The RNA shown here (transfer RNA) has 73 nucleotides and comes from a Candidatus Pacearchaeota archaeon. The sequence was found in a public genome assembly. The source organism's lineage runs through Archaea, Nanobdellati and Candidatus Pacearchaeota. Rfam family: tRNA. About the family: Transfer RNA (tRNA) molecules are approximately 80 nucleotides in length.

């Protein structure tokens, strides 16, 4: 220098070839308990790395760019 994959909630990851995104753990509150843990119920938390384009509409399609991992030279 070139190629490929990935980037989504605090963490680990889903989802979808278009109609404003979920799970587990963690966190908060309540119940239960003599108390804690466990358990049960409820809740909060992300405009999907970033910029632009296509579209009535983009996490999803296209391009640039940044980062991580791997490969080639």
């Nucleotide at each position: 220098g070139c190629c490929u994959a990935c980037g989504u909630a605090g963490c680990u990851c889903a989802c979808u070839u278009g109609a404003u995104a979920g799970a587990g753990c963690a966190c908060u509150u309540c119940a239960c308990u003599c108390g804690u843990a466990a358990u049960g119920a409820a809740g909060a938390g992300g405009u999907a790395g970033u910029c632009g384009g296509u579209u009535u509409g983009a996490u999803c399609c296209c391009g640039g760019u940044c980062g991580u991992a791997g490969g080639c030279u």